[in-house]
Context: one part of a larger RNA
RNA sequence: CCCUCGUUAAGGAACUCGGCAAAAUGACCCCGUAACUUCGGGAGAAGGGGUACUCCGGCGAGCUAUGACAUCAUAGCAUCGAGGGAGUCGCAGUGAAGAGGCCCAGGCGACUGUUUAGCAAAACACACAGGUCCCUGCCAAACCGCAAGGUGACGUAUAGGGGCUGACGCCUGCCCGGUGCUGGAAGGUUAAGGGGAGAGGUUAACGCUUUGAACCGAAGCCCCAGUAAACGGCGGCCGUAACUAUAACGGUCCUAAGGUAGCGAAAUUCCUUGUCGGGUAAGUUCCGACCCGCACGAAAGGCGUAACGAUCUGGGCACUGUCUCAACGAGGGACUCG
Numbered sequence: 001c002c003c004u005c006g007u008u009a010a011g012g013a014a015c016u017c018g019g020c021a022a023a024a025u026g027a028c029c030c031c032g033u034a035a036c037u038u039c040g041g042g043a044g045a046a047g048g049g050g051u052a053c054u055c056c057g058g059c060g061a062g063c064u065a066u067g068a069c070a071u072c073a074u075a076g077c078a079u080c081g082a083g084g085g086a087g088u089c090g091c092a093g094u095g096a097a098g099a100g101g102c103c104c105a106g107g108c109g110a111c112u113g114u115u116u117a118g119c120a121a122a123a124c125a126c127a128c129a130g131g132u133c134c135c136u137g138c139c140a141a142a143c144c145g146c147a148a149g150g151u152g153a154c155g156u157a158u159a160g161g162g163g164c165u166g167a168c169g170c171c172u173g174c175c176c177g178g179u180g181c182u183g184g185a186a187g188g189u190u191a192a193g194g195g196g197a198g199a200g201g202u203u204a205a206c207g208c209u210u211u212g213a214a215c216c217g218a219a220g221c222c223c224c225a226g227u228a229a230a231c232g233g234c235g236g237c238c239g240u241a242a243c244u245a246u247a248a249c250g251g252u253c254c255u256a257a258g259g260u261a262g263c264g265a266a267a268u269u270c271c272u273u274g275u276c277g278g279g280u281a282a283g284u285u286c287c288g289a290c291c292c293g294c295a296c297g298a299a300a301g302g303c304g305u306a307a308c309g310a311u312c313u314g315g316g317c318a319c320u321g322u323c324u325c326a327a328c329g330a331g332g333g334a335c336u337c338g
Base pairs, nucleotide, nucleotide: 001333002332003331004330005329006328007327008326010324011323014322019319027051028050029049030048031047036041038167052088053087054086055085056084059081060080061079062077063076064075065074066073067072089093101317102316103315104314105313106312107311108309109308113126114125130165131164132163133162134161135160136159142151143150144149168304169303170302171301173234174233175232178231179230180227181226182225183224184223187222188221189220193216194215198211199210200209201208202207235253236252237251238250239249262296263293274290275289276288277287278286
């Protein structure tokens, strides 16, 4: 010096990206327990007190015996339990060991679960109960297979398959022009095929052969509708109120329609450490507001939400060698000798 431990004056997070690590809490009994809440919870909330041994005296239960029989009375005990009083010892009585730290606020995800075997356990992850849309009438749809055949299912629309969303509460706005899907069939286009006007070759002729216009001819596409919890999309400029500022209001251009409710410097905000308030002596983080949303927004769901979380963020109490600032001790290495 390294590893693993123990103790430490005063201070107590000043350490650090961050209380990482350590310390602290810890069992049982009693008292007591807030906001919020889906009334179940939250909750072991929080916060307090007690706990050893000896003796005394009753109480309850149990067992035994006797007497009486809805069961009770009396007596006894190497039984059990709780409580009362008196006393003893120590710094300390769950005397060692083992045995929750707690609170406040916020983000995300409802929850228990699942996952990157060997960098990630998580919030955008997966799943989930619930919601919704589409398909499927049974030899179902869908899927595997060349097929036979099989799964679906020995099920039958309260069933099965697929997509999206993701408890619950309040809700889920506008656009069908494009793409997709569904429906429609009047018209246009159109393949094979049908049809053969006409033309060419050959021939003495019959014929053979080549080519071939009109017209008829499906689905599809064009076309006409519907459909957004289908893919998706949801404007610009100018002016205007009796201070100023701002613009409820007006004009104009464009569009299929111009973002509704709610939320908002947000896991989204570039400018930005926005501005104001709170917390600190001091706060790029945090919380509450504001709204100028570079570039939130309603099932790629929006906004809330009790409970839950080895989740993430900020604050506090307790506690401490994390630190001021290091010291000593123990064991094992390193090192010296052998």